Predicted 3D model of a 1474-nucleotide RNA (small-subunit ribosomal RNA) from an uncultured prokaryote. Its mean pLDDT, the model's own confidence on a scale to 100, is 83.
[in-house]
């Protein structure tokens, strides 16, 4: 973009078109084919009309009647007319259908050997006789269908005759005819009117052309399959004959052996074919519904009659299935007409009207038929048009929905207000489709003729299913009319709830696991519109089979190589030819459809007029460039011949050395041999070593070289014999002889096989020892096929340059091997040219990229081969080859969204390189072992509150749980609430008490009336209602903000600009040095920048300077001896402010550089020590329980209060510590020296009180003033003397102290007893490089009280670093990756289990077909000893004809055996999914 569509939701009108695609399955019922009385006998219906009878209304009556409307019957075929029959056309058309058919079919182009009924043209006749036979009667027979006999009867039925001039056929014998009807009586008969006759019209019969139609033949062209390669026996032809309307193996007899096929015969699936429809730029593709043109076909097979035509939809004969009627004897039937039914199916319609137009059949016609047709009903199936209102209208209404709570959207949308009135209902009116025909009347022709028939012409009369019609018009009233689907991104439109990987969506990526624009609903929008959307198909996009217009190194994809056959393609010149190729004329290409122009329905779909076009074919006239064809030449491609060369080219005999083993001798002793180590094994029976000697087999070291050779596969000691190819010179000869190559053929590693030899060495199998969780493996020790040779298979290989073969052309350099040349140089070596090889490197150019680049993957050309998504699968099955293994050709079903290539970034690697850190090493002390302190896990409880959980959680949040804290548990209580805002009322707030109660609290008494006031009042605070609200340490750290912790103080992470790449990216940032550092310094397509390094900041290390109380005391006086006082301003010290260190100076190295080494010199020397500072990021890292939040959730409770418990439980495991285990130690005595802090709810002196905890005390200090506050190790003696101890101190009884409302669950100290475990810790493991490690001991935070912890302070003071191989962790470069939630990654294959397809399979069911026999119904030819026979007759036993029987041919059918193709089958194999 399209459809003969279905399905979901929906649905107002109209014009127009369509409408069983399935089951060529069965059909009830009606109708679709008749018609002609101008062919005929006639006469069952029906009418008129006569006639006769009969009933008998009305009038009239002279009452006898008459008159006869009207009713019944009978006669009349004489009239309109007409049932069945005869007879003639017509049912070979129209209408339906696609099952058959790959050519007896269609499509175009053409062609000779032929027919044609009605139409028309041309030229002729149509004389005279005959015998039946239906109808009809009569009598059987039968249930029906229908049928026999007898007997009358006509014809445009049938049958001789004549005629036959013309005429056709022709074998020269012979064959061919029919009338009807209408009108006139003028001559003739008889004379009423008729018959003969004339005259028209039609008919029939022969004939010539025409038109129509239909047979026939030719060429093209027309699907898939080679896992279908041969097919054929009337088959190819030929001659005779028969056959036909005609050709002609159509038949047939005979002779002959042909015919068709790789340009695909034969077989098999599948199909009607075109014009055209559909998509597409085209060029293709797909498709062949409706219209049209052809074929085939009518229940299935088979068959002829009849006709102009059928082998015949609604005819006849047989057979078959089916169905249906029977009285069981028999009969009937064929909707793939038009409706309709049942089935089928996702689906597809009314048993409608009318012959009114348009055609058809009959018929002189009038008319009759006519489910062709016109028309109608049903369907949104389609395609066009209308419509469903227009205009104003903002209070932006109400309701929805959101929401940041202001608001926004739904929206001028709606209501309100003006106004229209298509359509649709109603009302009334009204074309076209109608032309004819009939009937007057007139005219013209024929004609004797005014008749009668033909023409034209007037007049009048009548003919419409559709139909309540189109169209007009009135009236009324906005009034009767809008859905669908769709909103993650392809793709135009977003939000809120619900929901919680569920539910359920999806075309494709894919969404959904508590904030889903993607699920469901709403609200909103967006698309289209009486329709939207889904599904199915088709073609496009797809250049994704590539003709137009694709590729094959590495994505798929070059055959292992040659050689050649068909075929394809081909060098130069001349001529000649027209097959190709050009031009141009003629025919044809149906009509519709497409396109353009016009016209007509109010426009459009829709009809309609004319043009173009229909790229086709065919025939005919030119042209000769170019292919091709012939013909003659030519050398440049090709080949050969002449002279040389090079070589592991190949094939055959024939030799040599070296090593290997072996065996046989000697010397000669324990070990030999292997491995990471070892052990199997060999050796005292004498090995390995080590000499001599012989034996055999198989391979050829050094020369050896991206050296040579060969088509590849290969090929290697040396000689000799046969033998291929290459190349270089010169250029004699041949004259295109070429290249390529589908089939063919033919070589071809190793490996294997077959036979036969052979076998030193290696070595699959195997056996043994190792390795290891195992080790059917690597490693050792043996060792068998095989390797070798002969002569046959096999046919593959990463058989690779993963690069077909030929040819021609296209920047340079340089290497090597083989040849020429060089009087241009130069003479062992050089050098330049040029040829064929054979390598690097590299421009243009080609690529996706990587790369190729004269040996091309570049720029043509020509030929072969070969792929189209990945698995299945190089697989099954079939063939074919093979001894066999298995090779070659080669699929489908099924699943997948993928699979691949190349290069880029990361990551990672039992890769590389470089380097770096208490990473290891080198030391020091530690944990892990015990006892106990705290932290976790478990486990238990009502509760054991909650978080952190590898390094980076576990003396962590917690800088300190007895209540409080506290969030936990139990019980009691409150419900606007402890707490906030806001309203109303009260009241000052407030304070002391009293009773209950565990307490929250309830009850209840007393006291108190404050501040500011413009006197209304008003703030502040109680209390009281009442709703709004509050309130949550309830969830989510994976919705967040903050903040932190790591990798990590590692040095990286990045940007702009240019560059360079298709890109991604890359360069900068790589590289050479250097540092602690991406620090610097060179170097460079890069220049330069930013965060980060360092540096600025604080502290300590030195010095100056300022300033001197509360610190300080050098000198001086004083003194209670105490910087205590005067004093001093020097020192220390305190805190301001400076100085200093910068590789600055020397040397050496180093690239003249950064730096690097050593020195001086200095208080510190090379970032002097310390700390604060922590890039881009990573880990959904940790916190919602600090804080703040977005959702969600609770709301007389998940909130608040209250007592009490819990957090402190405890078989038990880990983390971090503390004190030990002792003598460098323990106790005792004595005694020296810090810094930093704290301190008014504190510190808290002296002084006394007590064995201590402490208490009594209250001076002093809001602090360099007072105080905590004795620093301890140290040092000084004296003891212990190596034990579970004068080590160590757990536990436990007791007394007690202090805080604090309260030490019992559960404080911490005191002393007095008590006196656990532990004698330096398994594997494991941690800190730590100097003022550090160890070791001492002070303070501080929290805090009533309660530290082994935590944070500072100092005092004492080491030991070691050879040095980066290893462990860990980290930076840089650099490699490989199939990894990127990135190695804790990714992924292979068996084993189970489910299901799905598929292949093997004893066999079993079908379809189809092939051969071979049998068999033969109706039919046709042909035969004919039987039976019957009206016309005709030469009268016969004639001809003729019917039947009857037989003979071929033949359809169903059957029997036998193959083929094929489909189902299906116990077990079975393998495949994909999961």
């Nucleotide at each position: 973009a399209u459809u003969g569509a279905a399905c979901g939701c929906u649905g107002g009108c109209g014009g127009u078109a369509u409408g069983c695609u399935u089951a060529a399955c069965a059909c009830a019922u009606g109708c679709a084919a008749g018609u002609c009385g101008a062919a005929c006998g006639g006469a069952a219906a029906c009418g008129a009309c006569a006639u006769a009878a009969u009933u008998g209304a009305u009038c009239c009556u002279u009452c006898g009647g008459g008159u006869g409307a009207u009713u019944u019957u009978a006669u009349g075929g004489g009239c309109g007319u007409c049932g069945a029959g005869u007879g003639g056309c017509g049912g070979a058309c129209g209408g339906g259908u696609g099952a058959g058919u790959a050519a007896u079919g269609c499509a175009u182009a053409g062609g000779a050997a032929u027919u044609u009924a009605c139409c028309u043209c041309u030229a002729g006749g149509c004389g005279g006789g005959g015998g039946a036979c239906a109808a009809c009667u009569c009598g059987g027979g039968g249930a029906a269908a229908c049928u026999c006999g007898a007997g009358c009867u006509a014809a445009u039925a049938c049958c001789g005759c004549a005629u036959a001039a013309u005429a056709u056929c022709c074998a020269c014998g012979g064959a061919u005819a029919a009338g009807a009807g209408g009108g006139c009586c003028u001559a003739u008969a008889c004379u009423u009117g008729u018959a003969a006759g004339c005259u028209c019209u039609u008919g029939c019969u022969a004939u010539u052309g025409g038109a129509u139609g239909a047979g026939c033949c030719u060429a093209u062209g027309u699907c898939g399959g080679a896992u279908u390669a041969g097919u054929u026996a009337g088959u190819u032809g030929g001659u005779g004959a028969g056959g036909u309307a005609a050709u002609g193996g159509c038949u047939u007899a005979c002779c002959a052996a042909g015919a068709c096929u790789a340009c695909a015969a034969u077989c098999c699936g599948u199909a009607g074919c075109u014009g055209g429809u559909u998509u597409g730029a085209g060029a293709g593709g797909a498709u062949g519904a409706u219209c049209a043109g052809c074929c085939a076909c009518a229940c299935u097979g088979g068959g002829a009659c009849u006709g102009a035509g059928a082998c015949a939809c609604g005819g006849c004969c047989c057979a078959g299935a089916c169905u249906c009627c029977u009285a069981c004897g028999g009969g009937a039937g064929g909707c793939a007409g038009c409706a309709g039914u049942g089935g089928g199916g996702a689906a597809u319609a009314u048993u409608g009207c009318a012959c009114a137009a348009u055609g058809g059949a009959c018929g002189c016609a009038a008319c009759u038929c006519u489910g062709a047709u016109c028309c109608a009903g049903c369907a949104a199936u389609g395609c066009c048009g209308c419509g469903u209102g227009u205009g104003u209208g903002a209070a932006g209404a109400a309701g929805g929905c959101c929401u940041g709570c202001g608001g926004g959207u739904u929206g001028u949308a709606a209501a309100g207000c003006a106004c229209u009135u298509u359509c649709a209902a109603u009302u009334g009116g009204g074309a076209a489709g109608a032309a004819a025909g009939a009937u007057u009347a007139g005219u013209a022709g024929u004609u004797a003729a005014u008749a009668a028939c033909u023409g034209c012409u007037u007049a009048c009369c009548c003919u419409g299913a559709c139909g309540u019609u189109a169209c007009c018009u009135a009236c009324a009233g906005a009034a009767g009319a809008a859905g669908c689907a769709c909103c993650g991104g392809c793709u135009a439109a977003c939000u809120c709830c619900g929901u919680g990987c569920c539910a359920g969506c999806a075309g494709c990526c894919g969404c959904g696991g508590u904030a889903a624009u993607a699920c469901g609903g709403a609200g909103g929008g967006u698309g289209c519109a009486a329709g939207c959307g889904u599904u199915a198909a088709u073609c496009g996009g797809a250049a994704u089979u590539a003709c137009u217009g694709g590729g094959c190194g590495u994505a798929a994809a070059g055959c292992g190589c040659g050689c050649g056959u068909a075929g394809g393609c081909g060098g130069u010149u001349a001529g000649u030819u027209a097959a190709g190729u050009u031009a141009g004329a003629u025919g044809u290409g149906a009509a519709a459809g497409c396109c353009c122009c016009g016209g007509g329905c109010u426009c459009a779909a829709c009809c309609u007029g004319g043009g173009a076009a229909c790229u086709g074919c065919a025939u005919u006239u030119a042209a000769a460039a170019c292919u091709g064809g012939c013909u003659a030449a030519c050398u440049a491609g090709a080949a050969u011949a002449u002279g040389g060369u090079a070589g592991a080219g190949g094939a055959g005999a024939g030799u040599g050395g070296a090593a290997u083993u072996u065996c046989a001798g000697g010397u000669g002793u324990a070990g030999c041999g292997g491995u990471g180590a070892a052990a199997u094994g060999c050796g005292u029976a004498g090995a390995g070593a080590u000499c001599u000697g012989a034996a055999g087999g198989a391979a050829c070291a050094c020369c050896a070289g991206u050296g040579g050779c060969g088509a590849a596969g290969g090929c290697g000691g040396c000689u000799c014999u046969c033998u291929g190819u290459a190349c270089c010179a010169a250029c004699a000869c041949u004259g295109a002889c070429g290249c390529u190559g589908a089939g063919g053929u033919g070589c071809g590693a190793a490996a294997g096989c077959g036979u036969g030899g052979g076998u030193a060495g290696c070595a699959a199998a195997c056996g043994g020892g190792a390795u290891u969780a195992g080790a059917u493996a690597c490693c050792c020790c043996g060792g068998u096929a095989g390797u070798c040779c002969a002569c046959g298979c096999c046919g593959u290989a990463a058989a690779c340059g993963a690069u077909g073969u030929c040819a021609a052309c296209u920047a340079a350099c340089u290497g090597u091997u083989g040849g020429g040349c060089g009087c241009g140089g130069g003479u062992u070596u050089c050098c330049g040219c040029u040829u064929a090889g054979u390598g690097g490197u590299g421009c243009a150019g080609c690529u996706a990229a990587c790369g190729c680049a004269a040996u091309a993957a570049g720029u043509u050309g020509a030929c072969c081969g070969c792929c189209u998504g990945g698995g299945g699968a190089g697989u099954a099955c079939g063939g074919c080859c093979g001894c066999a293994a298995g090779g070659c050709u080669a699929a489908a079903a099924c699943u997948c969204a993928a699979a691949u290539g190349a290069a880029u970034u990361g990551a990672c690697g039992g890769g590389g390189g470089c380097c770096c850190g208490c990473a290891c090493a080198a030391g020091c002390g530690g944990u892990g072992g015990a006892g106990c302190a705290u932290g976790u896990g478990g486990u238990u409880u009502a509760a054991u509150u909650c978080g952190a959980u590898g390094c980076a959680a576990c003396g962590c949040g917690a800088a300190g749980a007895a209540c409080c804290u506290u969030a936990c548990c139990a019980a009691u209580c409150c419900u606007u609430g402890a707490c906030a805002u806001c309203c109303a009322g009260a009241g000052a707030a407030g304070u002391c008490g009293a009773a209950a109660g565990a307490g929250a609290u309830u009850u209840u008494g007393a006291u108190g009336u404050g501040c500011c006031u413009u006197c209304g009042g008003g703030a502040a605070c109680u209390c009281u209602g009442u709703g709004a609200c509050a309130g949550g340490u309830g969830c989510u750290g994976c919705a967040u903000g903050g903040c932190u912790g790591u990798c990590g103080u590692c040095a990286g992470c990045u940007c702009g600009u240019g560059u360079u790449g298709u890109g991604a990216a890359a360069u900068g940032u790589u590289g050479g040095g250097u540092u602690a550092a991406g620090u610097c310094c060179c170097g460079u397509a890069a220049c330069g920048a930013g965060c980060g390094c360092a540096a600025c900041c604080c502290u300590u290390a030195u010095c100056c300077u300022u300033a001197g109380u509360u610190a300080c005391c050098a000198g001086c006086g004083a003194u209670u001896c105490g910087g205590u006082c005067g004093g001093g301003a020097a020192c220390u010290c305190u805190a301001g402010g400076g100085a200093g260190a910068c590789u600055g100076c020397c040397g050496g190295u180093g690239a003249c550089a950064a730096a690097c080494c050593g020195g001086a010199g200095g208080a510190a020397g090379g970032u002097g020590g310390g700390g604060a500072c922590g890039a881009c990021g990573u880990c959904a890292a940790g916190u919602c329980a600090u804080c703040a939040u977005g959702g969600c959730c609770c709301u007389u409770a998940c909130g608040g209060a209250u007592u009490g418990g819990g957090c402190u439980a405890c078989a038990c495991a880990c983390g971090u510590g503390c004190u030990a285990c002792a003598a460098u130690g323990g106790g005792g005595u004595a005694u020296a020296c810090a810094g930093a802090g704290g301190g008014u709810u504190g510190c808290g002196a002296a002084g006394u009180c007590g064995c201590g905890a402490g208490g009594c005390g209250g001076a002093g200090c809001u602090a360099a003033u007072c105080u905590c506050a004795g620093a301890a190790a140290g040092u000084u003696u004296c003891u212990c003397g190596u034990a579970g101890u004068c080590c160590g101190g757990a536990u436990u009884g007791g007394a007690g102290u202090c805080u604090g409302g309260a030490a019992c669950u559960c404080g911490a100290c005191u002393c007095c007893a008590u006196g656990a475990a532990g004698u330096c810790g398994g594997a494991a493991u941690c800190g730590c490089u100097a003022g550090u490690a160890a070791u001492c001991g002070c303070a501080g935070a929290u805090c009533a009280g309660a530290a082994u912890g935590c944070u500072g302070c100092g005092g004492u003071g080491a030991a070691u670093a050879c040095g980066u191989u290893c462990u860990c962790g980290g930076g840089c470069c650099u490699u490989g990756u199939a990894c990127a939630c990135a190695c804790c990654g990714c992924c292979c294959g068996u084993c189970a289990c489910a299901c799905c397809a598929u292949g093997g399979g004893a066999g079993u069911g079908g379809g189809u077909u092939g051969u071979a026999c049998c068999a033969g119904a109706a039919g046709u030819a042909g035969g004919u000893a039987g039976a019957c026979u009206a016309a005709c007759u030469u009268c016969g036993u004639g001809a003729g004809g019917u039947c009857g029987c037989u003979u071929a041919c033949c359809a169903c059918g059957g029997u036998a055996u193959g083929g094929u193709u489909c189902a299906u089958g116990a077990c079975u194999g393998g495949g994909g999914u999961g």